[in-house]
A computed fold for a 118-nucleotide RNA from a soil metagenome, annotated as SAM riboswitch aptamer (S box leader). RNAcentral holds the sequence, with entries from MGnify. Its mean pLDDT, the model's own confidence on a scale to 100, is 84.
RNA sequence: UUUCAUCGAGAGCGGCGGAGGGACUGGCCCGAAGAAGCCGCGGCAACCGCCAGCCGGGAGGUUGGCUGGAAAGGUGCCAAAUCCUGCGGGUCCCAUUGGGGGACGCCGGAAGAUGAGG
Numbered sequence: 001u002u003u004c005a006u007c008g009a010g011a012g013c014g015g016c017g018g019a020g021g022g023a024c025u026g027g028c029c030c031g032a033a034g035a036a037g038c039c040g041c042g043g044c045a046a047c048c049g050c051c052a053g054c055c056g057g058g059a060g061g062u063u064g065g066c067u068g069g070a071a072a073g074g075u076g077c078c079a080a081a082u083c084c085u086g087c088g089g090g091u092c093c094c095a096u097u098g099g100g101g102g103a104c105g106c107c108g109g110a111a112g113a114u115g116a117g118g
Base pairs, nucleotide, nucleotide: 001118002117003116004115005114006113007112012041013040014039015038016037020030021029022028024086026084027083042078043077044076047074048073050069051068052067053066054065055064056063057062082111087108088107089106090104091103092102093101094100
């Protein structure tokens, strides 16, 4: 950089550290009752890997998919929906000569995050 999958659930204490943090924008939050970061221990989840079953491809070694299981392995994660939002659409309300303003955890997209592969 690209492809695919997932992102409304879940899970924090201690030590060091000292003012920032929540990707970015605008918001709105978190933070001296201690931010980031590092370390230790704990936990959540189940992407990969592992185990079992079912279905399919193949002459075969083997391989693809689905379902379930465990959590000792490889990652990840442990405020708030991915905190909300940004682009397009929808519904509703207001205003209107024309142009417009607002509300909504409604839909899609972008961006981002994590994993697995190229």